[in-house]
RNA sequence: GGUGCGAAAAGGCAUAGCUGGCGCAAGCCAGUGACGCAACGCCACGGGCCCUCAAAUCCUCCGCGACGCCUUUCGCGACGCCACGAAGGACUCAGGGAUCGCCGGGCUGCCGAC
Numbered sequence: 001g002g003u004g005c006g007a008a009a010a011g012g013c014a015u016a017g018c019u020g021g022c023g024c025a026a027g028c029c030a031g032u033g034a035c036g037c038a039a040c041g042c043c044a045c046g047g048g049c050c051c052u053c054a055a056a057u058c059c060u061c062c063g064c065g066a067c068g069c070c071u072u073u074c075g076c077g078a079c080g081c082c083a084c085g086a087a088g089g090a091c092u093c094a095g096g097g098a099u100c101g102c103c104g105g106g107c108u109g110c111c112g113a114c
C1' cells in the first nucleotide's frame, strides 16, 4: 500500500413522533428528537413499494329510450344506452412523479485490534 474483516477510540448521520414551511399526493426542506447505521455518503441505472393522471373495461346511483303491468296519472318490472348527461368506486396499462433508511448495480470515502 492492497484485499478481507469490524475490536477500540475520535468524529459523523439520524427512524418514529412533534413544530413550522412546500406539494393534489406519495413525499421533501428546516428545527427538535434518536430507532438504528461502517457506507444509513452520492447517483433513480434495473427491479420492488408508493403517489398522481389521460384512456379502456367493469360496478353502483341518478338520468334517458322504447316496451310490459296498470282505465289513466302516479307507480312498478325487466331490457338497452358507442347515438342524452353527470357523479362515485374498482382494476389494468401508457405517461409523469416519489423513495438510495426496500433490494441489486455504479462512483467515492474515515479509523485500524486481527
Base pairs, nucleotide, nucleotide: 004114005112006111012037013036017032018031019030020029021028022027035101041107042106043105045104046103047102048099050097051096052095055092057090058089059088060087062085063081064080065079067077068076069075

This is a predicted structure of a 114-nucleotide RNA (c-di-GMP-I riboswitch aptamer) from a Gammaproteobacteria bacterium.
NCBI's taxonomy places the organism under Bacteria, Pseudomonadati, Pseudomonadota, Gammaproteobacteria.
Its mean pLDDT, the model's own confidence on a scale to 100, is 76.
Rfam family: c-di-GMP-I riboswitch aptamer. Rfam links the family to the GO term cyclic-di-GMP binding.
The sequence was found by an Rfam model in a public genome assembly.